């Protein structure tokens, strides 16, 4: 330099155009003599800037970052 894959709560991952979800973690309650576990609830996220669309995590383009491949 070129090509490919990826970027979503604190962490690891889903969601192929129509309410962004799961697990762990965090937190409130319940339970207990106190904890743990269990049970019930809560907060918390789409890399960035544009475009298409009634509607974009999703489709298109630029940029940034990570990994891999080629030279």
């Nucleotide at each position: 330099a070129a090509g490919a894959a990826g970027g979503u709560g604190g962490u690891g991952c889903a969601a192929u155009g129509g309410u962004a979800g799961c697990a762990c973690g965090c937190u409130g309650g319940u339970c207990u003599c106190c904890g743990a576990a269990g049970c019930c609830g809560g907060a918390a996220a789409c890399g960035u800037g544009g475009g298409u669309u009634c509607a974009a995590u999703u489709c298109c383009c630029g940029c940034c970052c990570u990994u891999c491949u080629u030279g």